[in-house]
Context: one part of a larger RNA
RNA sequence: CCCUCGUUAAGGAAUUAGGCAAAUUUCCCCCGUACGUUCGCAAUAAGGGGGGCCUCUGGCGGUUAGCUUAGGCAAAGCUGCUGGAGGCCGCAGAGAAAUGGCUCUUCCAACUGUUUAACAAAAACACAGGUCUCUGCUAAGUCGAAAGACGAAGUAUAGGGGCUGACGCCUGCCCAGUGCUGGAAGGUUAAGGGGAGAGGUUAGGGGUAACCCGAAGCUUUGAGCCGAAGCCCCAGUGAACGGCGGCCGUAACUAUAACGGUCCUAAGGUAGCGAAAUUCCUUGUCGGGUAAGUUCCGACCCGCACGAAUGGCGUAAUGAGAGGAGCACUGUCUCAACGAGGGACUCG
Numbered sequence: 001c002c003c004u005c006g007u008u009a010a011g012g013a014a015u016u017a018g019g020c021a022a023a024u025u026u027c028c029c030c031c032g033u034a035c036g037u038u039c040g041c042a043a044u045a046a047g048g049g050g051g052g053c054c055u056c057u058g059g060c061g062g063u064u065a066g067c068u069u070a071g072g073c074a075a076a077g078c079u080g081c082u083g084g085a086g087g088c089c090g091c092a093g094a095g096a097a098a099u100g101g102c103u104c105u106u107c108c109a110a111c112u113g114u115u116u117a118a119c120a121a122a123a124a125c126a127c128a129g130g131u132c133u134c135u136g137c138u139a140a141g142u143c144g145a146a147a148g149a150c151g152a153a154g155u156a157u158a159g160g161g162g163c164u165g166a167c168g169c170c171u172g173c174c175c176a177g178u179g180c181u182g183g184a185a186g187g188u189u190a191a192g193g194g195g196a197g198a199g200g201u202u203a204g205g206g207g208u209a210a211c212c213c214g215a216a217g218c219u220u221u222g223a224g225c226c227g228a229a230g231c232c233c234c235a236g237u238g239a240a241c242g243g244c245g246g247c248c249g250u251a252a253c254u255a256u257a258a259c260g261g262u263c264c265u266a267a268g269g270u271a272g273c274g275a276a277a278u279u280c281c282u283u284g285u286c287g288g289g290u291a292a293g294u295u296c297c298g299a300c301c302c303g304c305a306c307g308a309a310u311g312g313c314g315u316a317a318u319g320a321g322a323g324g325a326g327c328a329c330u331g332u333c334u335c336a337a338c339g340a341g342g343g344a345c346u347c348g
Base pairs, nucleotide, nucleotide: 001343002342003341004340005339006338007337008336010334011333014332019329027051028050029049030048031047036041038166052088053087054086055085056084057083058082059081060080061079062078063077066073067072089093101327102326103325104324105323106322107321108319109318113125114124129164130163131162132161133160134159135158141150142149143148167314168313169312170311172244173243174242177241178240179237180236181235182234183233186232187231188230192226193225197221198220199219200218201217204213205212206211245263246262247261248260249259272306273303284300285299286298287297288296
């Protein structure tokens, strides 16, 4: 010097990204206990007091000698529980060990749960609840070339899928695009039907010949026309995918603009919230807390770029969650010291 422990004057977070670590607290009994609240909680809230041993004495119960009117009553002893008074010892009586530090405030997630086996336990996943959608039973859906099985020995208060995520108050506008559902007049349109027509071949005919014509059959093709869904088209539909404007002017100080004009759009963001887990400018501005506060809390609104089930805003309880503040407590620190064990070091 390192590791693991123990103690420490005065101070007490000055340490540090951050009270990380450590310390405090810790058990039982009694008293007492706020805001808030979904009346269950919050709550062991917080905050106090007591706890050993000895002596004396009381109350209640169990047991039984005995008594009895046969229902019970009940001495002593033993024993269980629980009071009162007095005394004794130590620094210390839950005498060791095990055994919550507490409070205020904000964000997120309702909650108990689940998770990256071996760097992440969370605000992520799940959840009860909500809603949309599919499915009428040989159900939809899933596995399987198939048989078949699951769904389900269930039957729409059931089953599958999607989104949201307790509860409370709510959930606005847009159907132009995309999707889905419905519609069927018209347009487009496959196989197929159909077969006009065309080509090849040649019995035959013509021709001196070269060659020409050429029925039937066979064969290669083949137009009009008929032909479904789909698409085009017409509607509906947002707790479907999604989207939810710009410029200019205007009030008798100024400023601002309830108001007006204009362009564009399918429609131009409603309620609520807002420098936010979202705010670039930004340490925005004001207030609070501090002697001093880029964090925090309360406001403001100029929302770069919140916003309503990719849910919005609240919310008691819960949380090894994230941020801020305080009390207590401490070797975290001022600033280090001493002690113990194990290393390091020396010898072997």
Molecule: large-subunit ribosomal RNA, domain IV
Organism: Candidatus Promineofilum glycogenicum